């Protein structure tokens, strides 16, 4: 200098003016859901998709099972998770690193297009063999019984080679054989056993068996673990209107005794239903709450490889509901183009809260920082 890998961060800044939403405050008056003034706060790294996990709330629920859904190497982190960290195994890359639903196919069932002989209790198309059986041709020998050599057909032997396929009973080599073959042997691979190391996934070493029998489980299925259902339009409170329902008034009074109450005596009334009025109830419109102090944010320190956790200090940080978070101008910074080097013109993504939080995924102009790898050159 070039090409890459992993991770972190920013998402223009300052000022002026005009607005919008929320909060608490002061002043004024005609005291109201009033007006005015100044102050404080006011979108994101993804607020998005609503994919996963929780908090919270209501419903259901003795316990257990079935069904259904999800997850799937090991150890840890976490409130929890399908997330994160570290490691193991496999694959890819020269490398930094990246990717993997990564349990079970010697329980059962299904499926495996095309091609191919055969796609599974494996098979034989081309091919190889001529040891064996049988038939037969030629040549030679003969003691005429046959024998030898060369060949052919059928049966037979083989699975090394060719060929098909994503996949065909492990690979390389030597021996062996008629030709071959774990048929024998060595090494690699595989199964089983022991030992060693590791918390573990697993790894290594030694021994042993010639060697199990294709693939597919984001196919059914089996195993282990997890999981009740619904969601802030949850739920709760206040409450105009209004239906059912309940209650009251609608008769319960007048006079006398007595200071008054209670009580006593006399007179009057007998009262069920409807209408009406009032109260309760109920909960529509509307309002409040849930709802902004929280698994909170920042800094430091300690423990841990890390994810993360402990401790100390500091901070308060949107709450709309037809739904605010904006507009204009100036200066500066960044990028692009032009330039007479003075400047001039243009550009700034993806997107946008709605109960909250932890993740994942997806979108994104451009810029900054850290660590590492490979190649070339120079010293």
């Nucleotide at each position: 200098g070039g090409a890459g890998u992993g991770g972190g961060c920013c998402a223009g800044g300052c000022g002026a003016c005009c607005g919008c939403c929320g909060g608490a405050g002061u002043g004024c008056c005609u005291c109201g859901c009033g007006c005015a003034c100044a102050c404080c706060g006011g979108a994101g790294g993804a607020a998005a998709g609503u994919c996963c996990g929780a908090a919270c709330u209501g419903g259901a629920c003795a316990g257990g099972g079935c069904a259904c859904g999800g997850u799937g190497g090991u150890g840890g982190c976490u409130a929890a998770c399908g997330g994160c960290c570290a490691c193991c195994g496999g694959g890819c890359g020269c490398g930094a690193g990246c990717c993997c639903a990564g349990g079970g196919a010697a329980a059962g069932u299904g499926c495996c297009a095309c091609a191919g002989a055969a796609a599974a209790c494996a098979c034989a198309c081309c091919g190889c063999c001529g040891a064996c059986g049988u038939a037969u041709g030629g040549c030679g020998c003969u003691g005429c019984g046959g024998c030898g050599c060369c060949g052919u057909g059928c049966g037979g032997g083989c699975a090394a080679g060719g060929g098909u396929g994503a996949a065909a009973a492990g690979g390389u080599g030597c021996g062996g054989u008629a030709a071959g073959a774990g048929c024998g042997c060595a090494c690699c691979g595989c199964g089983c056993g022991a030992c060693u190391g590791g918390u573990g996934a697993c790894a290594g070493u030694c021994g042993u068996g010639g060697c199990a029998g294709g693939g597919u489980a984001a196919a059914c299925c089996c195993c282990a673990c997890c999981g009740c259902c619904a969601g802030c339009a949850a739920g709760c409170c206040c409450a105009a209107a209004u239906a059912a329902g309940g209650g009251g008034c609608g008769a319960u009074g007048a006079g006398c005794c007595g200071g008054c109450c209670c009580g006593g005596c006399u007179c009057g009334c007998u009262a069920c239903c409807c209408a009406g009025c009032c109260c309760c109830g109920g909960g529509u419109a509307g309002g409040g709450u849930g709802c902004a102090c929280g698994a909170g944010c920042c800094c430091g320190u300690c423990g841990g490889u890390a994810a993360c956790g402990g401790c100390g200090g500091g901070c308060c940080c949107a709450g709309a509901u037809g739904a605010a978070u904006g507009g204009u101008c100036g200066c500066c910074a960044c990028c692009c183009g032009c330039u007479c080097c003075g400047g001039c013109g243009g550009g700034g993504a993806c997107a946008g809260a709605a109960u909250u939080c932890g993740g994942c995924u997806u979108a994104c102009c451009g810029g900054c920082c850290c660590a590492c790898u490979c190649c070339g050159c120079g010293u």
Molecule: Bacterial RNase P class A
Organism: Phycisphaerales bacterium